Context: one part of a larger RNA
RNA sequence: UGACGGGGGCCCGCACAAGCGGAGGAACAUGUGGUUUAAUUCGAUGAUACGCGAGGAACCUUACCCGGGCUUGAAUUGCAGAUGUUUAUAUCAGAGAUGAUAUAUUCCCUUCGGGGCAUUUGUGAAGGUGCUGCAUGGUUGUCGUCAGCUCGUGCCGUGAGGUGUCGGCUUAAGUGCCAUAACGAGCGCAACCCCUUUUUUUAGUUGCCAUCAGGUAGUGCUGGCACUCUAGAGAUACUGCCACCGUAAGGUGUGAGGAAGGUGGGGAUGACGUCAAAUCAGCACGGCCCUUACGUCCGGGGCUACACACGUGUUACAAUGGGUGGUACAGAGAGUUGGUUGUACGCAAGUGCAAUCUAAUCCUAAAAACCAUUCUCAGUUCGGACUGGGGUCUGCAACCCGACCCCACGAAGCUGGAUUCGCUAGUAAUCGCGCAUCAGCCAUGGCGCGGUGAAUACGUUCCCGGGCCU
Numbered sequence: 001u002g003a004c005g006g007g008g009g010c011c012c013g014c015a016c017a018a019g020c021g022g023a024g025g026a027a028c029a030u031g032u033g034g035u036u037u038a039a040u041u042c043g044a045u046g047a048u049a050c051g052c053g054a055g056g057a058a059c060c061u062u063a064c065c066c067g068g069g070c071u072u073g074a075a076u077u078g079c080a081g082a083u084g085u086u087u088a089u090a091u092c093a094g095a096g097a098u099g100a101u102a103u104a105u106u107c108c109c110u111u112c113g114g115g116g117c118a119u120u121u122g123u124g125a126a127g128g129u130g131c132u133g134c135a136u137g138g139u140u141g142u143c144g145u146c147a148g149c150u151c152g153u154g155c156c157g158u159g160a161g162g163u164g165u166c167g168g169c170u171u172a173a174g175u176g177c178c179a180u181a182a183c184g185a186g187c188g189c190a191a192c193c194c195c196u197u198u199u200u201u202u203a204g205u206u207g208c209c210a211u212c213a214g215g216u217a218g219u220g221c222u223g224g225c226a227c228u229c230u231a232g233a234g235a236u237a238c239u240g241c242c243a244c245c246g247u248a249a250g251g252u253g254u255g256a257g258g259a260a261g262g263u264g265g266g267g268a269u270g271a272c273g274u275c276a277a278a279u280c281a282g283c284a285c286g287g288c289c290c291u292u293a294c295g296u297c298c299g300g301g302g303c304u305a306c307a308c309a310c311g312u313g314u315u316a317c318a319a320u321g322g323g324u325g326g327u328a329c330a331g332a333g334a335g336u337u338g339g340u341u342g343u344a345c346g347c348a349a350g351u352g353c354a355a356u357c358u359a360a361u362c363c364u365a366a367a368a369a370c371c372a373u374u375c376u377c378a379g380u381u382c383g384g385a386c387u388g389g390g391g392u393c394u395g396c397a398a399c400c401c402g403a404c405c406c407c408a409c410g411a412a413g414c415u416g417g418a419u420u421c422g423c424u425a426g427u428a429a430u431c432g433c434g435c436a437u438c439a440g441c442c443a444u445g446g447c448g449c450g451g452u453g454a455a456u457a458c459g460u461u462c463c464c465g466g467g468c469c470u
Stems, first nucleotide, its partner, number of pairs: 007470007015460002019423005026315008034306002042053002064301007076125009087104007107116003127290002130288003136284002138279003141275001143273001148187006154163003167178003193267004198235007207225002212223003238261001241255001242253004317416001321375006335362001338357008382413001387408007429452007
């Protein structure tokens, strides 16, 4: 000077408390450990690994294993030599990579020296998801969106260093005010940026329809642009006004006005640094290692194994519910190798035929909710695992190892021990919809969108983490 203390003081945070809903028990999905295996590729491991890298493992991916091939090599390229092409189709052998054969096609420019292009031989570069993240760059997690971390000059100290940054009040904040051997400044805070909430104006198609007029079997269909909305430009909020407290900063109020009130709500934004934190497998890169193999191509298998243990989820255990019928109301986003609609067939997954949309035009339809009816407390008309049979779709190909549909089967489970997690408002809880990846899909995951919509906070003694002073 820091760090630490089961030392002290002050303060904060879903940290506790007050509440609501979960996890821990069941079945399944998924990740991990372990075990097994020819291989179960590799990495991530308290918080800060474990629905993580992976925003899609049947082949490919793929890095792993077994087997079959190649060796200037799958791709790019320099030099030297040789040849002239090349391209398409078919057949045979083979698991394929690959090899052999047949047919058709038969190079371009030229100053005739050569040049371009392709194949092949030799040679120089290759290639490596091999090792080291404790040699590195770049990027990222975390403390933590916590309020801190520093500098110049001056002053103090022999010096390390201190002061400033301490003290009082205040703030979400080293935010500000006062005081002051300090005076100033920088990186952070805040503001500037985006979305949302209100409004004015400009514009009016694909959007809209109040009045008026026209038209139709019917429909914004036509005139039209007031309204909704869309998307450009502005306005608005600043403790500005009032009352009280305070020197001030600021605080309090069932205050006024206002769409909104004290940072209005949300996002982006992450200081100096910490953990030799993570990543050489995203990429780049030093060093080391392999070079007829640790490179590369192909077929098959594996990454999907299963006495077990853990994490994260989904579905339930039912009547605030299950089944059947009827009837409403969204937002955001994608779409031509696509999105579908109508119609016919099928119980259905789906199939055939027409049509529409390169989209404010078509797709376009939410579900919970509401109404009616049934079930009457049961392992049930709850629950749906598992299994048998029959099909549909994608794709060379669903055996290992896909999703979906129909019929049958109908397991555990009656609210879960110690313990533990999330959440303070349009939040939790609950309900559906969309997107990326993608032929298909193991998505119950991830990222978004809207619908319905609570309870509770006395308080800071205690648990956890953090800040300041000592």